[in-house]
RNA sequence: GUGCCAUAAAGGCAAACUCCGAGCAAUCGGGGGACGCAAAGCCAACGGGCCCUUUGCAGGAAUUUUGGAUUUUUGCGGGGGGUGGCCGGGUUGCCGGA
Numbered sequence: 001g002u003g004c005c006a007u008a009a010a011g012g013c014a015a016a017c018u019c020c021g022a023g024c025a026a027u028c029g030g031g032g033g034a035c036g037c038a039a040a041g042c043c044a045a046c047g048g049g050c051c052c053u054u055u056g057c058a059g060g061a062a063u064u065u066u067g068g069a070u071u072u073u074u075g076c077g078g079g080g081g082g083u084g085g086c087c088g089g090g091u092u093g094c095c096g097g098a
Base pairs, nucleotide, nucleotide: 012037013036017032018031019030020029021028022027035085041091042090043089046088047087048086049083050082051081052080053079054078055077056076057075058074059073060072061071062070063069064068
């Protein structure tokens, strides 16, 4: 220097839950808290998944003043958003014991 990660050492992050705040929501920021994590650092304007919201088309159900409306729900598609602790990919990087 390159590769690599044990049940080593130093150091790091922080799920659920909870409190405060932001948001229609998914979810996010901060405090407490640790389930876990060797990239649980970063990228969502690289791809897939999932979630929220809105909208178009088609169908079902309910209500009603029978006029069409209103509400709700299923499928497919479009727009916007969220999740890097869902995954692939990209990128940067600490320690150095066997």
The RNA shown here (c-di-GMP-I riboswitch aptamer) has 98 nucleotides and comes from an Elusimicrobiota bacterium. It was read from a public genome assembly, where an Rfam model found it. Of the family's consensus pairs, 94% are formed in the model.